Source information: Predicted 3D model of a 72-nucleotide RNA (transfer RNA) from Chara braunii.

RNA sequence: GCCGCUAUGGCUCAGUGGUAGAGCAUCUGUCUUGUAAACAGAAGGUCCAGAGAUCGAUACUCUGUGGCGGCA
Numbered sequence: 001g002c003c004g005c006u007a008u009g010g011c012u013c014a015g016u017g018g019u020a021g022a023g024c025a026u027c028u029g030u031c032u033u034g035u036a037a038a039c040a041g042a043a044g045g046u047c048c049a050g051a052g053a054u055c056g057a058u059a060c061u062c063u064g065u066g067g068c069g070g071c072a
Base pairs, nucleotide, nucleotide: 001071002070003069004068005067006066007065010024011023012022013021018055026042027041028040029039030038048064049063050062051061052060
């Protein structure tokens, strides 16, 4: 330099156009002499940025940025 993959709660990841979810972690409650476990509940993300197409975008197109990989 060229090509490809990837970016979504604190972490790991779902979500193929119609109001964003799970597990773990965190907090509260129940239980316990106490802790853990278990059970119930809660909080937490303007979905990397900008633009375009669309009635409507986390999802499609383009550009940029970060990460990973391949070729030279």

Overview
A source record names the gene tRNA-Thr-TGT-1-1. Its mean pLDDT, the model's own confidence on a scale to 100, is 82. Lineage of the source: Eukaryota > Viridiplantae > Streptophyta > Charophyceae > Chara. Its Rfam family is "tRNA". The family's RNA type in Rfam is transfer RNA. Gene Ontology term of the family: triplet codon-amino acid adaptor activity. The RNAcentral record of the sequence draws on GtRNAdb and Rfam.